Description: Model confidence (mean pLDDT): 81 of 100. A computed fold for a 160-nucleotide RNA from uncultured Paenibacillus sp., annotated as FMN riboswitch aptamer (RFN element). It matches the Rfam family "FMN riboswitch aptamer (RFN element)". Gene Ontology term of the family: FMN binding.
RNA sequence: UCCUUCGGGGCCGGGUGCAAUUCCCGACCGGCGGUGAUGCGUCUUCGCAGACGCUCAGUCCGUGACCCGACGCGAGCAAGGACGGCGACGUCGUUUUGCCCGCGGCGGUGGACUCGGUGCAAUUCCGAGACCGACAGUAACAGUCUGGAUGGGAGAAGGA
Repeated sequence: UCCUUCGGGGCCGGGUGCAAUUCCCGACCGGCGGUGAUGCGUCUUCGCAGACGCUCAGUCCGUGACCCGACGCGAGCAAGGACGGCGACGUCGUUUUGCCCGCGGCGGUGGACUCGGUGCAAUUCCGAGACCGACAGUAACAGUCUGGAUGGGAGAAGGA
């Protein structure tokens, strides 16, 4: 550098109502990489201890999906242009302008944690209580339903 495969979970129960998995009470869920004092295993050692592997954060540090922006590339359409024609009009696509669509990298936007304990050290361990969750749709407001999406994707594994 290329190829292949993989790559997101969750409204059980009840209330109100014409209508809500959308409101209310309660329930449930936690992408990817990093950090990490957790846990497990293996090895070395008499031992203290050390090395290695796996594992350990929704709220820390980054990042992805969604959305926005300018830029670049490509396709289409329109106007202008060139050529042909007496003309209606036809042809062309080098250049210009506008609109629209797709792709690409870049930039932006984008949510949330405290207290107590232990300790040299913890927003990561233990205990407790909190908090957060794109866009569009809907008989009524959605982290959980439906849809874009049999898409994209941070990345992971394997191979050449």